[in-house]
Molecule: transfer RNA
Organism: Limnohabitans sp. MMS-10A-178
RNA sequence: GGGCGAUUAGCUCAGGGGUAGAGCACUGCAUUCACACUGCAGGGGUCAGAAGUUCGAAACUUCUAUCGCCCACCA
Repeated sequence: GGGCGAUUAGCUCAGGGGUAGAGCACUGCAUUCACACUGCAGGGGUCAGAAGUUCGAAACUUCUAUCGCCCACCA
């Protein structure tokens, strides 16, 4: 330098055009003498950044950033 993949909640990951979800974690309540477990309820995200396409973008296109893998080149 070229190619491919990943980036979504605190963590691990779904969702592949029609108002963003799960598990764990966190908070409250119930239960207990208390804790744990369990049950119920709740909070938490400008979907890595920018631009474009579209009536509508987390998703499609382009550029950028970070991480990983492969190839080439130089010494």